[in-house]
Context: one part of a larger RNA
RNA sequence: CCCCCUGCUGGGCGAUAAGUCCCUGUGGAGCUUUACCGCAGCCUGGCGUUGGCUUCUGGGUUAUAGUGCGUAGUGUAAGUGGGAGCCUGUGAAACAACGCCUUUGGGUGUUGUUGAGGCGGCAAUGAAACACCACUCACUGUAACCUAGAAGCCUCACUCCUGGGUAAUCCGGGGGGACAACGCCAGGUGGGCGGUUCGGCUGGGGCGGCACACCCGCAAAAAGGUAACACGGGUGCCCAAAGGUCGGCUCAGACGGGUCAGAAACCCGUCGUAGAGUGCAAGGGCAAAAGCCGGCCUGACCGAACCCUUGAAAACAAGGGGUUCGGCCGGGAAACCGAGGCCUAGCGAACGCUCGUGCCCCCAUCGAUGGGGGCCGGGCAUGACAGAAAAGUUACCCCAGGGAUAACAGGGUCGUCGCGGGCGAGAGCCCCCAUCGACCCCGCGGUUUGCUACAUCGAUGUCGGCUCUUCCCAUCCUGGGGGUGCAGCAGCCCCCAAGGGUGGGGCUGCCCGCCCAUUAAAGGGGAACGUGAGCUGGGUUCAGACCGUCGUGAGACAGGUCGGGCUCUACCCGCAGGGGG
Numbered sequence: 001c002c003c004c005c006u007g008c009u010g011g012g013c014g015a016u017a018a019g020u021c022c023c024u025g026u027g028g029a030g031c032u033u034u035a036c037c038g039c040a041g042c043c044u045g046g047c048g049u050u051g052g053c054u055u056c057u058g059g060g061u062u063a064u065a066g067u068g069c070g071u072a073g074u075g076u077a078a079g080u081g082g083g084a085g086c087c088u089g090u091g092a093a094a095c096a097a098c099g100c101c102u103u104u105g106g107g108u109g110u111u112g113u114u115g116a117g118g119c120g121g122c123a124a125u126g127a128a129a130c131a132c133c134a135c136u137c138a139c140u141g142u143a144a145c146c147u148a149g150a151a152g153c154c155u156c157a158c159u160c161c162u163g164g165g166u167a168a169u170c171c172g173g174g175g176g177g178a179c180a181a182c183g184c185c186a187g188g189u190g191g192g193c194g195g196u197u198c199g200g201c202u203g204g205g206g207c208g209g210c211a212c213a214c215c216c217g218c219a220a221a222a223a224g225g226u227a228a229c230a231c232g233g234g235u236g237c238c239c240a241a242a243g244g245u246c247g248g249c250u251c252a253g254a255c256g257g258g259u260c261a262g263a264a265a266c267c268c269g270u271c272g273u274a275g276a277g278u279g280c281a282a283g284g285g286c287a288a289a290a291g292c293c294g295g296c297c298u299g300a301c302c303g304a305a306c307c308c309u310u311g312a313a314a315a316c317a318a319g320g321g322g323u324u325c326g327g328c329c330g331g332g333a334a335a336c337c338g339a340g341g342c343c344u345a346g347c348g349a350a351c352g353c354u355c356g357u358g359c360c361c362c363c364a365u366c367g368a369u370g371g372g373g374g375c376c377g378g379g380c381a382u383g384a385c386a387g388a389a390a391a392g393u394u395a396c397c398c399c400a401g402g403g404a405u406a407a408c409a410g411g412g413u414c415g416u417c418g419c420g421g422g423c424g425a426g427a428g429c430c431c432c433c434a435u436c437g438a439c440c441c442c443g444c445g446g447u448u449u450g451c452u453a454c455a456u457c458g459a460u461g462u463c464g465g466c467u468c469u470u471c472c473c474a475u476c477c478u479g480g481g482g483g484u485g486c487a488g489c490a491g492c493c494c495c496c497a498a499g500g501g502u503g504g505g506g507c508u509g510c511c512c513g514c515c516c517a518u519u520a521a522a523g524g525g526g527a528a529c530g531u532g533a534g535c536u537g538g539g540u541u542c543a544g545a546c547c548g549u550c551g552u553g554a555g556a557c558a559g560g561u562c563g564g565g566c567u568c569u570a571c572c573c574g575c576a577g578g579g580g581g
Base pairs, nucleotide, nucleotide: 001581002580003579004578005577006576007575008574010573011572012571014568015567022402023401024400025399027398028397029394030393031392032391035196036195037194038193039192041189042188043187044186045185046184047183048182051154052153053152054151055150056149057148058147059146060145061144062143063142064141065140066139067138068137078136079135080134081133082132085119086118087117094113095112096111097110098109099108100107101106158176159175160174161173162172163171164170199212200210201209208229213235214234215233216232217231236385237279238341239340243297244296245295246294247293248292249291251275253271254270255269256268257267258266277286278285280346282344283343284342301327302326303325304324305323306322307321308320309319329338330337331336352380353379354378355377356376358375359374360373361372362371363370364369409456410454411452412451413450415449417445418444419443420442421441422440426436427435463538464536465535466534468530469527470526471525472524473523476501477500478499479496480495481494482493483492484491504516505515506514507513544562545561546560547559548557549556550555
């Protein structure tokens, strides 16, 4: 040096299983509910099956009877017209009894007694007799008919029980009864059941926020455009004047002066390029105005075309802005100005509903009237703002994918952490540096915690313990040396040094830590927080269950608690022992 045997498992990001954690998908399923849309079921109403009778109540028509009170006035005058007479032995007035109405004064009906009168025209009143006749209004009562409702009774539909009988229809008795049941229509209720949904952005996701539609400044690198959950702010309106035009005026502030009047009220003078004002953010703009005041008005109107913007590869919606033409107007002597507001934000498809002195058409035989449609215009909204109709939960979970994206470990970084240095205010009686050392500044390390998301999601097993090895030194002990605020003993600080050592117990799953007794000392770290194809499995982190808390619930909780499968026969490298050439 080569080969073999027996062993051990550190590596081959070993084998196994297209990661079960995490995220993504306009993928799925289980469960829940006051998610959305439905369905069964249930409740209620109407109609049908479904008939008879009575009573009561309401409405309508007709007939009939009664009632109708401002004041003045015999006195309870409904209205209009006719009208000079009318009623009475077929019983007037009066009286009595009973009933009804009532404005409490009376009106009216029936019966009885009795037996001849009673009322009107005439005065007062806007209107003259319920003297009489006719019509009308309002209210009340009665009757008939129609109709609606309520209640009750019945039996013949229908139904239940029972006896007979039957393949079944059927027959009798009893109960219920036009209800129930059944059918149709409608309203309500309705996770009992079904189908679905459960946005996006995002220094992982969730929670939070809106950076999801817009406007101003900056970032933005002197045309335009330009990103971030960069920075500083604003909008979802308002105004019938805060719009149009014509005319007039000049602001903020300062100084001087003036009764009450003061720093500030009002008046006068001088200066005053805007230091004011502009409905609201910011920027730009504006002085015989775009600011302030007044007069007259409604152009904040109708129709059309084109351009710009939104929207910088092309194409493109709504929205916004501008120019011109036609019409009709307003202001102005006129030139002219004006189709909203000094400008840049203040906004919204289809479908549906609705509106219009708007235009056009169709249908119901004509008409009246109604229904429907088209065009144009207005309103109702989608703010996730070019606009689905939409809640949760899953640890019982599934699938497709992702290292496009989190948790472990690694890499980067090093704020944080550990260690060191510069300066030396100060402490140390005095004295910065024996020792300690503020503020500020400069490093090193890569054992903490963060940040990042670079390799790994067709898998790199996660805390602690056990076992075993090796390395670093910022040295705990042992060794050498220096300083001291070192007398000695014992300390403190510094320099060199990694050869060896650094142990035993109690508590806790623990690391850490605290504690006990020793010790020369009981050092700090790295090796995928060394080490699970070496062991363990107490913790964490599946499925079961309990408690607290949260949730309507399904369920959830770096809250607690009991329980809970740890696979691999070693091919190569490596290592140990043995043998052979």
Overview:
Model confidence (mean pLDDT): 81 of 100. This is a predicted structure of a 581-nucleotide part of an RNA (large-subunit ribosomal RNA, domain V) from a hot springs metagenome. Its Rfam family is "Bacterial large subunit ribosomal RNA". RNAcentral holds the full RNA, with entries from SILVA.